[in-house]
RNA sequence: CCGUGCUAGCCGGGGAGCUAGCGGUGCCCUGUACCCGCAAUCCGCUAUAGCGGGGGUGAACUCCUGCCCGCGGUGGCGUCUUGUGGGCAGUGCCUGCGUAAGUGGCGUUGAUGGUUGGGCGCUGCGCAACGGGUGGCGUGCCAACCCCGCCAGGUCCGGAAGGAAGCAACGGUCCGCACGUUCCCCGUGUGCCGCAGACCUACCCAGCCGGAGUUAACUGCGCAGGUCGACACCCGGAAGGCGUCCAUCAACGGCAGGUGCACGG
Numbered sequence: 001c002c003g004u005g006c007u008a009g010c011c012g013g014g015g016a017g018c019u020a021g022c023g024g025u026g027c028c029c030u031g032u033a034c035c036c037g038c039a040a041u042c043c044g045c046u047a048u049a050g051c052g053g054g055g056g057u058g059a060a061c062u063c064c065u066g067c068c069c070g071c072g073g074u075g076g077c078g079u080c081u082u083g084u085g086g087g088c089a090g091u092g093c094c095u096g097c098g099u100a101a102g103u104g105g106c107g108u109u110g111a112u113g114g115u116u117g118g119g120c121g122c123u124g125c126g127c128a129a130c131g132g133g134u135g136g137c138g139u140g141c142c143a144a145c146c147c148c149g150c151c152a153g154g155u156c157c158g159g160a161a162g163g164a165a166g167c168a169a170c171g172g173u174c175c176g177c178a179c180g181u182u183c184c185c186c187g188u189g190u191g192c193c194g195c196a197g198a199c200c201u202a203c204c205c206a207g208c209c210g211g212a213g214u215u216a217a218c219u220g221c222g223c224a225g226g227u228c229g230a231c232a233c234c235c236g237g238a239a240g241g242c243g244u245c246c247a248u249c250a251a252c253g254g255c256a257g258g259u260g261c262a263c264g265g
Base pairs, nucleotide, nucleotide: 001265002264003263004262005261006260009057010056011055012030013029014028015027020046021045022044023043024042034054035053036052037051038050063258064257065256066255067254068253072249073248074247075246076245077243078242079241080240081239082238084236085235086234087233090231091230092227093226094225095224096223097222098221099220101219102218103217104215105214106213113209114208115207116206117205118204119203122197123196124195125194126193127191128190129188130187131186132185133184135183136181137180138179139178140177141176147172148171149170155164156163157162
């Protein structure tokens, strides 16, 4: 150096996530790369970190190491958008008070104000109304007998004339009941009512004085309170988009280096 047969290795890798950690199933990137079974309220393992079974390739295009490139992902930072939690009363809005510049109302047919009187309001009495009364009065009803009058019939006394008691009916009355009442008493969420008194000027009306303001409905202005489910502003947090940004992992690809055993010639 050649040949034969083997062995390690390889027959995809990576990111996020999950996990104490590793790998896998599922998602994404790369891009083509044996098969079967298992797996997300999971599966298999433990730093030699998928397990089990079968197959292929095999020391190099293919395996291993280092460097370069860098798909893609992740984290940070910045910025924008949209929700969201909290704060603040600057503007707005609402409410109240004040003011009186403007508008409006009232006002020389006399405002605000002053004064006098009255009303309203209070107290007492009266009157009226209404209600009540085991008060009074009037009317009516009202007692089988034990109330009255008159007493048919019947009863009793008498020889008779006549007399006596007396039920019902009728009339009346007691107790009581009902109704009425221009009487009396009591009461009142009553009264365009009367008399007397006290008080007040809050309100209303009228007379007089006087001679120009007055009112605060709307706008404006000032003050106070409320409202952040109005806007603006401040602080926090969430989701999404973007970035010659920073960090990190990194597929595919490129370059360089490295890699075993036996037998025979």
Notes
This is a predicted structure of a 265-nucleotide RNA (Bacterial large signal recognition particle RNA) from a Chthonomonadia bacterium. Its Rfam family is "Bacterial large signal recognition particle RNA". By type it is a non-coding RNA gene. Gene Ontology terms of the family: signal recognition particle, plasma membrane targeting and SRP-dependent cotranslational protein targeting to membrane, signal sequence recognition. The sequence was found by an Rfam model in a public genome assembly. Its mean pLDDT, the model's own confidence on a scale to 100, is 78.